[in-house]
RNA sequence: GGGCGGGUAGCUCAGUCGGUAGAGCGUCCGCCUUACACGCGGAUGGUCGCAGGUUCGAGCCCUGUCCCGCCUA
Numbered sequence: 001g002g003g004c005g006g007g008u009a010g011c012u013c014a015g016u017c018g019g020u021a022g023a024g025c026g027u028c029c030g031c032c033u034u035a036c037a038c039g040c041g042g043a044u045g046g047u048c049g050c051a052g053g054u055u056c057g058a059g060c061c062c063u064g065u066c067c068c069g070c071c072u073a
Stems, first nucleotide, its partner, number of pairs: 001072007010025004019056001026044006049065005
């Protein structure tokens, strides 16, 4: 240099055929307990790496670019 995969909540990851993004863990509050932990209930969470384009509408499609991993020269 070329090819492939990945980048989404604080962390680990889902997200179908394009229709206003979720789970678990975490954090906070309450219940429970003498108290803590466990358990139960509730709440808290996002510029979907960045910039453009297509579209009525983009996490998803197209282009460019940055970062990480693998393969190849």
The RNA shown here (transfer RNA) has 73 nucleotides and comes from a Polyangiales bacterium.
The RNAcentral record of the sequence draws on ENA.
Its Rfam family is "tRNA". By type it is a transfer RNA.
The coordinates come from a structure-prediction model, not an experiment, and the mean pLDDT is 82.
The organism belongs to Polyangiales, within Bacteria.